c-di-GMP-I riboswitch aptamer from an uncultured Anaerolineae bacterium, 90 nucleotides, folded computationally.
């Protein structure tokens, strides 16, 4: 240095529920709280999953409503990939 990851050491992150806020929603931010995580650090590059506002189309016709389609939205704690990183038993 690269693999690898221990009943090691020092630490770190923080699921769900609940409270407040943002958003059309998915979800996100903060507080609480810990399910767990050796990258549960960062990046939407590939795959996948979620939502469907706007636009478009169709129908109803009641100013409006319903349905279809669909990311430019979201998820890195879904997988792969890229970048950075603590420690050092076997």
């Nucleotide at each position: 240095a690269u693999u690898c990851g221990a009943u090691a050491a020092a630490g770190g992150c923080a699921a769900a529920c609940c409270c407040g806020g943002u958003g059309a929603a998915a979800a996100c931010c903060g507080g609480u709280g810990a399910c767990g995580c050796a990258a549960a650090g960062c990046c939407a590059c590939g795959g996948g999953u979620c939502u469907a506002a706007a636009a478009c189309u169709u129908c109803c016709u009641u100013c409006g409503g319903a349905a279809g389609c669909c990311a430019c939205g979201a998820c890195c704690g879904c997988c792969g990939g890229g970048c950075c990183g603590c420690c050092g038993a076997a």
Annotation: The coordinates come from a structure-prediction model, not an experiment, and the mean pLDDT is 88. It matches the Rfam family "c-di-GMP-I riboswitch aptamer". Rfam's curators write: GEMM was predicted in a large-scale screen for bacterial structured RNA regulatory elements. It was read from a public genome assembly, where an Rfam model found it.